[in-house]
RNA sequence: UUUCUAUCGAGAGAAGUUGAGGGACUGGCCCUAUGAAACUUCGGCAACAUAAUUGUGCCAAAUCCAGCAAGCGUAGCUUGAGAGAUAGAAA
Numbered sequence: 001u002u003u004c005u006a007u008c009g010a011g012a013g014a015a016g017u018u019g020a021g022g023g024a025c026u027g028g029c030c031c032u033a034u035g036a037a038a039c040u041u042c043g044g045c046a047a048c049a050u051a052a053u054u055g056u057g058c059c060a061a062a063u064c065c066a067g068c069a070a071g072c073g074u075a076g077c078u079u080g081a082g083a084g085a086u087a088g089a090a091a
Stems, first nucleotide, its partner, number of pairs: 001091008013042005021031003025067004043059003047056003063083001068080005
């Protein structure tokens, strides 16, 4: 990196360094100098693997919403797919 399987409306943040971006992509809508992202320390949540230790993951908003298709009581709603993320297995 690819394939397969499972899950994704629940849950869980402080401090320090630093200083403008971040929420996958596109459109929207949000978060952010009352400090983004990143790094460090400590803490927490919860799923998978494991006998356990532990490893990986996560800690704004439903995967923030939509994107494609179908249906309906059509400024919209519902369902499914796709895309994405995470874990495990295999190549």
The prediction has a mean pLDDT of 84. A computed fold for a 91-nucleotide RNA from Sporosarcina sp. P2, annotated as SAM riboswitch aptamer (S box leader). The source organism's lineage runs through Bacteria, Bacillati, Bacillota, Caryophanales and Sporosarcina. It was read from a public genome assembly, where an Rfam model found it.